The prediction has a mean pLDDT of 83. A computed fold for a 72-nucleotide RNA from a Gammaproteobacteria bacterium, annotated as transfer RNA.
RNA sequence: CGCGGGGUAGCGCAGCGGCGAGCGCGGAAGGCUCAUAACCUUUGAUCGCGGGUUCGAGUCCCGCCCCCGCAA
Numbered sequence: 001c002g003c004g005g006g007g008u009a010g011c012g013c014a015g016c017g018g019c020g021a022g023c024g025c026g027g028a029a030g031g032c033u034c035a036u037a038a039c040c041u042u043u044g045a046u047c048g049c050g051g052g053u054u055c056g057a058g059u060c061c062c063g064c065c066c067c068c069g070c071a072a
Stems, first nucleotide, its partner, number of pairs: 002070006010025004018055001027043005048064005
């Protein structure tokens, strides 16, 4: 240099172009309890960066950055 997969919450992952961007674990605050655990409620993201297409982009297109693998 070539090919493929991936980058979304602190961690692990979902997400037909129109969802309030969700799930599990974890964290914080409150409730319950004599107390702890358990249980219940509440609380979170400008989706790697920059452009483009579109009425509308996490999703499609282009460039770049990073990670994993294959080939050489």
The sequence is in RNAcentral, with records from ENA. It matches the Rfam family "tRNA". Rfam classes the family as a transfer RNA.